[in-house]
RNA sequence: UUCCGAUAAAGCCAACUUCUCCGAGAGGAGGGGGCGGAAAGCGGCGGAUCUUACAAGAGAUGGCCGAGCUGCCGAA
Numbered sequence: 001u002u003c004c005g006a007u008a009a010a011g012c013c014a015a016c017u018u019c020u021c022c023g024a025g026a027g028g029a030g031g032g033g034g035c036g037g038a039a040a041g042c043g044g045c046g047g048a049u050c051u052u053a054c055a056a057g058a059g060a061u062g063g064c065c066g067a068g069c070u071g072c073c074g075a076a
Stems, first nucleotide, its partner, number of pairs: 004074002012037002016033007035063001041069002045066003048061005
């Protein structure tokens, strides 16, 4: 350094639910509890799923999969 990932250490994130707010909706933001996660960090690039008031285009999900970029710790 790469692979790997522990009944290790230090921190981190937050499914679902509840309260408030935003959105037409999928959904998003913040507070509480905490299913889980070693990329559950980042970006919709490909696929997938979902939403849609005018246009058939536009949009949502990075905690669905793949690929990309970046990253903490260090036993076997």
Predicted 3D model of a 76-nucleotide RNA (c-di-GMP-I riboswitch aptamer) from Nitrospiraceae bacterium UBA6898. The sequence was found by an Rfam model in a public genome assembly. The coordinates come from a structure-prediction model, not an experiment, and the mean pLDDT is 84.